[in-house]
Predicted 3D model of a 168-nucleotide RNA (glmS glucosamine-6-phosphate activated ribozyme aptamer) from Halobacillus salinus.
Its Rfam family is "glmS glucosamine-6-phosphate activated ribozyme aptamer". The family's RNA type in Rfam is riboswitch.
Taxonomically the source falls in Halobacillus (Bacteria, Bacillota, Bacilli, Caryophanales).
RNA sequence: CUUUCUAUAAAAGCGCCAGGACUGUGCGGAUCGAGUUUUGCACAGUUGACGAGGAGGAGGUUCAUCGAGCAUUCGGCGGAUGCCUCCCGGUUGUAACACUUCAACCGCUCGUUUUCAUGCCAAACCGAAGAGGCGACUCUUCGACCAAACCAUGAGAACAAAGUGUCC
Numbered sequence: 001c002u003u004u005c006u007a008u009a010a011a012a013g014c015g016c017c018a019g020g021a022c023u024g025u026g027c028g029g030a031u032c033g034a035g036u037u038u039u040g041c042a043c044a045g046u047u048g049a050c051g052a053g054g055a056g057g058a059g060g061u062u063c064a065u066c067g068a069g070c071a072u073u074c075g076g077c078g079g080a081u082g083c084c085u086c087c088c089g090g091u092u093g094u095a096a097c098a099c100u101u102c103a104a105c106c107g108c109u110c111g112u113u114u115u116c117a118u119g120c121c122a123a124a125c126c127g128a129a130g131a132g133g134c135g136a137c138u139c140u141u142c143g144a145c146c147a148a149a150c151c152a153u154g155a156g157a158a159c160a161a162a163g164u165g166u167c168c
Stems, first nucleotide, its partner, number of pairs: 014078004019074001020047011050067003056087006088107006096166006111159009126143007
């Protein structure tokens, strides 16, 4: 240093790399004034999602919201707060209350659609200054900007069940 086993820690634009692209070394082919240009193979490396937002439980499932970017942030695998079904407890739906169902929601927040307003210190990229590496590249610090939303808050509009009982 590698492999195996055991233990611990660690996450959701999260983790990984057999394709691709790029770098180095070695060995060839073509080309050439020239380690010039180009190409093949092997080995070893590098790269491979920037934040905002999102979790009642169980099972299932896969291209699971929003924008930013000089766009390989390509491609692939795994996972994932999404979605579906069921379960627990609630919310809204008849003037009020209770119970049972139905529909759609919520997990201290709660029916669907829709309009308006206000917010949400974005982060990378970029620029500058450093550190590591032969190199591709990687890391750190500072600076100047810039979002959207099925996100948050507030104000509206339209639409939204049945039954039984009490009571008005």